Notes: Small-subunit ribosomal RNA from an uncultured rumen bacterium, 1495 nucleotides, folded computationally. The coordinates come from a structure-prediction model, not an experiment, and the mean pLDDT is 83.
RNA sequence: CACGGAUCCAGAGUUUGAUCAUGGCUCAGGAUGAACGCUAGCGGCAGGCUUAACACAUGCAAGUCGAGGGGCAGCGCGGGGUAGCAAUACUCUGGCGGCGACCGGCGAAAGGGUGCGUAACGCGUGAACCAUCUGCCCGUAUCCGGGACAUAAGCGAUGGAAACGUCGUCUAAUUUCCCAUAACAACAGGAGCCGCAUGACUUUUGUUUGAAAGAUCCGUCGGAUACGGAUGAGUUCGCGAGACAUUAGCUAGUCGGCGUGGUAACGGCACACCGAGGCGACGAUGUCUAGGGGUUCUGAGAGGAAGGUCCCUCACACUGGGACUGAGACACGGCCCAGACUCCUACGGGAGGCAGCAGUGGGGAAUAUUGCACAAUGGGGGAAACCCUGAUGCAGCGACGCCGCGUGAGUGAAGAAGUAUUUCGGUAUGUAAAGCUCUAUCAGCAGGAAAGAAAAUGACGGUACCUGACUAAGAAGCCCCGGCUAACUACGUGCCAGCAGCCGCGGUAAUACGUAGGGGGCAAGCGUUAUCCGGAUUUACUGGGUGUAAAGGGAGCGUAGACGGCUAAGCAAGUCUGAAGUGAAAUCCCGGGGCUCAACCCCGGAACUGCUUUGGAAACUGUCUGGCUGGAGUGCAGGAGAGGUAAGUGGAAUUCCUAGUGUAGCGGUGAAAUGCGUAGAUAUUAGGAGGAACACCAGUGGCGAAGGCGGCUUACUGGACUGUAACUGACGUUGAGGCUCGAAGGCGUGGGGAGCAAACAGGAUUAGAUACCCUGGUAGUCCACGCGGUAAACGAUGAUUACUAGGUGUCGGCAUCCACAGGGUGUCGGUGCCGCAGCUAACGCAAUAAGUAAUCCACCUGGGGAGUACGUUCGCAAGAAUGAAACUCAAAGGAAUUGACGGGGACCCGCACAAGCGGUGGGGCAUGUGGUUUAAUUCGAAGCAACGCGAAGAACCUUACCUGGUCUUGACAUCUGGGUGAAUAGUGGGUAAUGCCACUAGUCUUCGGACACCCAAGACAGGUGGUGCAUGGUUGUCGUCAGCUCGUGUCGUGAGAUGUUGGGUUAAGUCCCGCAACGAGCGCAACCCUUGUCCUUAGUAGCCAGCAGUAAGAUGGGAACUCUAAGGAGACUGCCAGGGAUAACCUGGAGGAAGGUGGGGAUGACGUCAAAUCAUCAUGCCCCUUAUGACCAGGGCUACACACGUGCUACAAUGGCGUAAACAAAGGGAAGCGACCCCGCGAGGGAAAGCGAAUCUCAAAAAUAACGUCCCAGUUCGGAUUGUAGUCUGCAACUCGACUACAUGAAGCUGGAAUCGCUAGUAAUCGCAGAUCAGCAUGCUGCGGUGAAUACGUUCCCGGGUCUUGUACACACCGCCCGUCACACCAUGGGAGCAGGUAAUGCCCGAAGUCAGUGACCUAACCGCAAGGGAGGAGCUGCCGAAGGCAGGACUUGUAACUGGGGUGAAGUCGUAACAAGGUAGCCGUAAGCUUCAC
Repeated sequence: CACGGAUCCAGAGUUUGAUCAUGGCUCAGGAUGAACGCUAGCGGCAGGCUUAACACAUGCAAGUCGAGGGGCAGCGCGGGGUAGCAAUACUCUGGCGGCGACCGGCGAAAGGGUGCGUAACGCGUGAACCAUCUGCCCGUAUCCGGGACAUAAGCGAUGGAAACGUCGUCUAAUUUCCCAUAACAACAGGAGCCGCAUGACUUUUGUUUGAAAGAUCCGUCGGAUACGGAUGAGUUCGCGAGACAUUAGCUAGUCGGCGUGGUAACGGCACACCGAGGCGACGAUGUCUAGGGGUUCUGAGAGGAAGGUCCCUCACACUGGGACUGAGACACGGCCCAGACUCCUACGGGAGGCAGCAGUGGGGAAUAUUGCACAAUGGGGGAAACCCUGAUGCAGCGACGCCGCGUGAGUGAAGAAGUAUUUCGGUAUGUAAAGCUCUAUCAGCAGGAAAGAAAAUGACGGUACCUGACUAAGAAGCCCCGGCUAACUACGUGCCAGCAGCCGCGGUAAUACGUAGGGGGCAAGCGUUAUCCGGAUUUACUGGGUGUAAAGGGAGCGUAGACGGCUAAGCAAGUCUGAAGUGAAAUCCCGGGGCUCAACCCCGGAACUGCUUUGGAAACUGUCUGGCUGGAGUGCAGGAGAGGUAAGUGGAAUUCCUAGUGUAGCGGUGAAAUGCGUAGAUAUUAGGAGGAACACCAGUGGCGAAGGCGGCUUACUGGACUGUAACUGACGUUGAGGCUCGAAGGCGUGGGGAGCAAACAGGAUUAGAUACCCUGGUAGUCCACGCGGUAAACGAUGAUUACUAGGUGUCGGCAUCCACAGGGUGUCGGUGCCGCAGCUAACGCAAUAAGUAAUCCACCUGGGGAGUACGUUCGCAAGAAUGAAACUCAAAGGAAUUGACGGGGACCCGCACAAGCGGUGGGGCAUGUGGUUUAAUUCGAAGCAACGCGAAGAACCUUACCUGGUCUUGACAUCUGGGUGAAUAGUGGGUAAUGCCACUAGUCUUCGGACACCCAAGACAGGUGGUGCAUGGUUGUCGUCAGCUCGUGUCGUGAGAUGUUGGGUUAAGUCCCGCAACGAGCGCAACCCUUGUCCUUAGUAGCCAGCAGUAAGAUGGGAACUCUAAGGAGACUGCCAGGGAUAACCUGGAGGAAGGUGGGGAUGACGUCAAAUCAUCAUGCCCCUUAUGACCAGGGCUACACACGUGCUACAAUGGCGUAAACAAAGGGAAGCGACCCCGCGAGGGAAAGCGAAUCUCAAAAAUAACGUCCCAGUUCGGAUUGUAGUCUGCAACUCGACUACAUGAAGCUGGAAUCGCUAGUAAUCGCAGAUCAGCAUGCUGCGGUGAAUACGUUCCCGGGUCUUGUACACACCGCCCGUCACACCAUGGGAGCAGGUAAUGCCCGAAGUCAGUGACCUAACCGCAAGGGAGGAGCUGCCGAAGGCAGGACUUGUAACUGGGGUGAAGUCGUAACAAGGUAGCCGUAAGCUUCAC
């Protein structure tokens, strides 16, 4: 390099009505030394006090060597003696095997445990030691000659309770000491050589010091010295690896030097002297936390987290200090001292240290046996045999983890039973079971039986493993099933009980709670909890942001730092490359191998991305040197400007003062009042005083870094710009700290004070008004000098540089051209607008970037708590700067969208207002409702859109209500069995009534029965009981308003938009035009009915012009007219004129019965109101079943202090009454309408013709017109109420009907606030008919008669439509939402203090002990005949020194009466601050007052 192989990044839920983006929270994955809950068959391999380095009973964990020694306590053997027949007993004997204790050697510094301390050269990595040591082991060389003195044990004495000693005496060694010799070393010199240097190496001379040990089995083993190796250790250095700056200064042996001492060795390691240094923003010092690494978990990786087991290393061994011995320790199972604790004690004194293995108590959510063995591996001693070894090898306990196996396999549909569910048909569990046929892995039983051991030796262990027989037997649970997330039904419960990881479930139909059936997942486990990583690109190196979401410092100057133009040469720190060393093993990965597989283990490779050394390269960065002019700056020449500071000066206006004129008001407001004024105001004229601010010019014009700057003049002064291209030669950019400037308000001192004006006072407003409005008014505003240092200090946009389409203004220069009051072109600098690409979540930005790149600084990481607390710095103060946590929420926030809303805007419509007419509200009565009452006053309807509504008609019935009585398969339906022949009708008895009793009359048949009734039993009937918020259907309403949508296309990331907006027009989204839209649907309109004109057809029961005729269209006749009822015509802006855009359409006109929808009706889009109705009906679920069902009688729905709605009738003369006259339409009629006639004052009665109705009848129309009367009064108005007498209907008019006659004759004289209807055949007024109905209308539904007034217009009220705007609303303004107060709970700050802890400091005391001094006392070795010397020792003293004591501080923890704010809570109280112009635009900084938000 090629090929091949391996590895390799997932998202979701939740803010909204919906959307996009921001942003947090949560989940799915993996992991663990785990714990807890339920469950549990077996095996293999691993791992098992994470908490109290808390305290420990008991046993064991380090001994060994007799081939170093003196010896002989015990054991065994041998020998001797005594006794005994003997066995044997006693005794003597180191003679032998051996050996307790002792001397001596080696070991005990390893192994094993723990993680307290330690932020350190402790660890890791790489170097260094020319600054070092090293027992046992290895190699090389040499040597082992001579001598001496002690001492333990022992023996004797003695103290003590004990531990343990003390004294005397004896003795040995591989104990100790001396001499000789040797090497090495040291010192003083010489020579050579190496090194940058301190120095190193080699060699040589002299002097000094200076070794040894023997044992023996005769093989050896051992000893000494020197050099070297190996191993181990010590020391030094570079680099790496925690938090906090609310820890910023630390340091006195401290930093360095010289000298001395000390050490194995360097060194302030220690000491004396000299100097004044050393460390620190690249984080010193302090505080907190922590053993470090290999590695482990996670992750695509980069990273993040962890450091249990295993390996390496460090530290520690009850706490603190100390040294001794030794090759090695300042020593886990050694010593001394101090302290705490425990134990023994004769009270005098002693003993101890499980963070070794087991084990105990304690702590804790929680972690094992007081096991076996040295058989293996390794360690110590020994010549060896061997001994020791809780290291280790094994076993035991616990599913703690990983891995493996099993709990059976095949067949089996009557789809069994059971269970669950059901629409009752079925469906599910389910081939599942049973049954039949097989198999035996595991477990159980029996037999055999290893490897591990290289001769012997096996704890494990009769274990692994193998074989045989035997029985489907002994072996399945846990969690979940609303979404995320695989898996659904029933019952119970009823915002309860409960669930919940997040969103959220539960208030009577819960897939979300509990249970069951079923299902899903994993499986000897399954869930939960805790913790870590991931997902989270949510700290962003890889890989984020800062206009509005969190986030640009208020601005400038500038230090350190970071970054930096063109060119040439050098160097080689970074960079690239080659080589070497190292990167322990284990782990991870790859390839093999061994346990039946796997986990696990073994072998090999790769890797360990790192560090170091060295050779090379020189493009880039760096560095050094030389040069350049483009960046930057200087010079020269110009013009512009509210740039700054100081001094001077001007006019207008306000106010005040003086004087004049003048008289009753002025002023102020929505309206007023306070206030001023007859002591003369306001107004006006003249003069004067004083302070502050500078109209017009004036301009998204200018200047400045920002804050900011505005009359005029002068002086001083900063900067920018243009032109030129003479000069310097990278001098630049940014800028943590730092310094300076910095609106308004505020503070200090001294001035000044006209106007304005916090606070304050008064007047208003108001429920209140500590406000908004008004009248006053002080600080302040102004000046000088200081302080303060904040603002929504905003372009919410840091500074600088370069690049990237255009167009059009404007300010200041310059150049050039032209036909010059001027204009064109180009260029530099500023300042605006529009706009492309690009960017952006969108809005938007767009050469003045929010584009494309680069450099530097600042800042952000969910909302609240909070810019708060504490600490610190600054300040006179106010306060500023820096700046948390506990706790709490699942959101908070941005942009845009659709709606809805606004005390926002524009346009338009409607009996909406206005203009009119008549009413209601006042009276009486009727009727409905509320309320009250009641045994019951049945129920429903509730703003508009309930209230003469359901009800087109409650005396009984109706009736649902109440009281009383009665029935229980039932008043009504179906089924079964039995009986009868009826049922039914009539009569009688009896009852309050149904029922009951008796009598009489009374079927069909094909003889099977049909039909009807009665009796009995049970399935069931029944319910005007509940839920209209479980429903269907029906209805109201916005509204007969003009809207509501879709398809395709286009635009937008998207919700959505466009169409449907715009210009006109219309009653209308009606139509026209325009347009990224083009079409379509439901609505509008039209089609339907009726009415208005005419024609045709048809004339009976309707009509009668002409003919005949009558009392009479009665009759003959007529078919013209009216009318009837069938079909047509007619009206379409069709015609004309004007306007309009040559349009749609509008205005006017002609003709016409009718004119622009001719009038009226039916017809009601998508939807809204959980609107109304379970009592029209239907219906799910729930409830009642001798009653919430059924029947009967009586009562009630008709009550009556009162309130409201809807009506009738009135209050009168436009009228009442009387008399006699005229004209309709539309309807009804057989259990009916009922004429004529008679009777009655009348209601009505009697009798009775006609008519199932264009024939008869109800039926009289009334208002009106005419005549008469009344004469303004409570009346000849009004008729309530009441009395008497009647009529009719009906089984029955008492509660409770209507009507009649006579009599009685109430209130009321036109109606307050307020409010309703109506735009033409309408309002108003007049009567008629009908439905319901036995009877009962002032109500309702229809019908015609008479028949007006007014509309300027859209400012306002109400409702609606379209467009637009704002929004913190979306349950949509009846919205949202703020704060005090009251109550409960929670965490937290302050707090007189109180109580602990930590690390230091100063002083005191001072153990053990090293070192030093001294050493009068003491002493074996050597020298000396001796004296004595030399060499030591005890003791004493000194420095240091742990614990302890005293003192004042620092830091920190806990706690505390009281107190401050904060958070969270059910529907509390007070107001209504914010969101719309939120009803005073809101907000920021600051100050004062008030105290609810607030103002």